The RNA shown here (transfer RNA) has 74 nucleotides and comes from Flammeovirga sp. EKP202. NCBI's taxonomy places the organism under Bacteria, Pseudomonadati, Cytophagia, Flammeovirgaceae, Flammeovirga.
RNA sequence: GGGCUUAUAGCUCAGGUGGUUAGAGCGCUACACUGAUAAUGUAGAGGUCGCUGGUUCGAGUCCAGCUAAGCCCA
Numbered sequence: 001g002g003g004c005u006u007a008u009a010g011c012u013c014a015g016g017u018g019g020u021u022a023g024a025g026c027g028c029u030a031c032a033c034u035g036a037u038a039a040u041g042u043a044g045a046g047g048u049c050g051c052u053g054g055u056u057c058g059a060g061u062c063c064a065g066c067u068a069a070g071c072c073c074a
Stems, first nucleotide, its partner, number of pairs: 001073007010026004019057001028044005050066005
């Protein structure tokens, strides 16, 4: 220098062919349970879907560029 993969909640990850509400497990908070913890149960908080543009009535999803991490080739 060229090519490819990945980027979604605090962590690990889902999100067939765009469709109006973005989810799970763990973790966190409150309550219940207990003599008290743990475990368990119930409820809840928590998200600029890496960034900037574009296409579209509508984008986490499609397109372009950029950034970061990783891999391959030279």
The prediction has a mean pLDDT of 82. It matches the Rfam family "tRNA". By type it is a transfer RNA.